Bacterial RNase P class A from Desulfovibrio sp., 372 nucleotides, folded computationally.
The gene name in the source record is rnpB.
[in-house]
């Protein structure tokens, strides 16, 4: 210098002016004063909880999620530490019950054969026909059989090397090597590791296909839920009202006329609009000390940090900060000038995670090249 791996913190500082949304105070009101006002992901709504209601929800079926071991936690599918396997030269990253014994299914293309394997070429044995040859025999074609050692196909063809054996071959037998399984020992809480002995046991992959085993999960969700409560309509109760007329119409009143059993008044309860609440102080943040490898836990001190209800948190200016270029200076730096002060993205009951989006910064580590 280049290429990469992992982790951390930040999202810009200060002041002023004008706006926006809550809160507190003042005011009759207009308005005034004070103080506060997004995020690391507020996002996706993918997991886990708190809280609330639904017959206190116990058991079972169905369904779903998860799956090495130990720990953390309110809980988790999250985190930490470890184990095994895989990828990479490496830093580092990825995966995790059961296919070895319950069963079913699938394995493209190629290939003869893809699962209690398979005979295309090859090799070997036997038969038939033809040819050559004096004969032994050899060659070609064909039929039947044996053979998984060799060739070829494939991601994958049922251990490897050597020897024996055989017509030719084969764990068919043997030695060694590799693996597996069983037993024993040692270490570890454990997953597991290491060692020894035995057995020819050599066993394909996929469970992110059905399935089996184990663990967990009741459902709906702040539009949960609780309280207060108009108008109109409808419900209930009581009173009034049957031709001696409740009530309405006839512009107001009286008479008269007409309509007329339809109602009128009061009270009660449900419920809608609307309002209040739930609502933000919480598994909370920061710091010190202690425990723990760590995740995390304990304890002490300090701090209070949006609560709207379709949604406010914005704009401008100055200073500052970073930086390009020019000039000055031995240098530290100074002056002038231009640019940047962003990106992703906006709380909606609240937390713990995961994932995704995004700007530059810092730290640690790995590999390669060059120079001294």
């Nucleotide at each position: 210098g280049g290429a990469g791996c992992c982790g951390g913190a930040c999202a810009g500082g200060c002041u002023g002016u004008c706006g926006c949304c809550g809160c507190g105070g003042g005011g009759a009101a207009a308005c005034c004063c004070g103080g506060g006002g997004a995020g690391g992901a507020a996002a996706g709504u993918c997991c886990g909880g708190a809280c609330u209601c639904c017959g206190c929800a116990g058991g079972g079926c169905a369904g779903g999620a998860c799956g090495c071991u130990g720990g953390g936690u309110a809980a988790c599918g999250c985190c930490c530490a470890g184990g095994g396997g895989g990828a990479g030269c490496g830093a580092u990253c990825c995966c995790c019950g059961g296919a070895g014994a319950a069963g079913c299914g699938c394995c493209a293309c190629a290939g003869a054969a893809a699962g209690c394997a398979a005979a295309c070429c090859g090799c070997c044995c036997g038969g038939a026909a033809g040819g050559c040859g004096a004969a032994a025999g050899c060659c070609u074609u064909u039929c039947g059989g044996g053979u998984a050692a060799g060739g070829g196909u494939g991601a994958a063809a049922c251990g490897g090397u050597g020897g024996g054996g055989u017509a030719a071959g084969a764990g068919c037998c043997c030695a060694c090597c590799a693996g597996u399984u069983g037993c024993c020992g040692u270490g570890g809480c454990g997953a597991c590791a290491c060692g020894g002995c035995a057995a020819g046991c050599u066993a394909g992959g996929c469970a992110u296909g059905c399935c089996c085993c184990g663990u967990c999960c009741g459902g709906a969700g702040c539009a949960a839920g609780a309280c207060c409560a108009a108008a109109u309509a409808g419900g209930g109760a009581a009173g009034c009202g049957a031709u001696c007329g409740a009530g309405g119409c006839u512009g107001g009143c009286c008479c008269g006329g007409c309509c007329g059993a339809a109602g009128c008044u009061u009270c009660c309860g449900g419920g809608u609009a609307g309002g209040u609440u739930g609502c933000u102080u919480g598994a909370g943040g920061c710091g010190g000390c202690g425990g723990g490898u760590a995740a995390c836990c304990g304890u002490c001190g300090c701090c209070c940090u949006a609560g709207a209800g379709g949604a406010a948190u914005g704009a401008c200016a100055g200073c500052g900060c970073u930086u390009u270029c020019g000039c000055c200076g031995c240098a530290a730096g100074g002056c002038g000038u231009g640019a940047g002060u962003c990106a992703c993205a906006a709380a909606a009951u609240c937390c713990g995670g995961c994932u995704u989006a995004u700007g530059g910064c810092c730290g640690g580590c790995u590999c390669c090249c060059c120079u001294c």
Rfam family: Bacterial RNase P class A. About the family: Ribonuclease P (RNase P) is a ubiquitous endoribonuclease, found in archaea, bacteria and eukarya as well as chloroplasts and mitochondria. It is annotated as a ribozyme. The sequence is in RNAcentral, with records from ENA. Of the family's consensus pairs, 93% are formed in the model.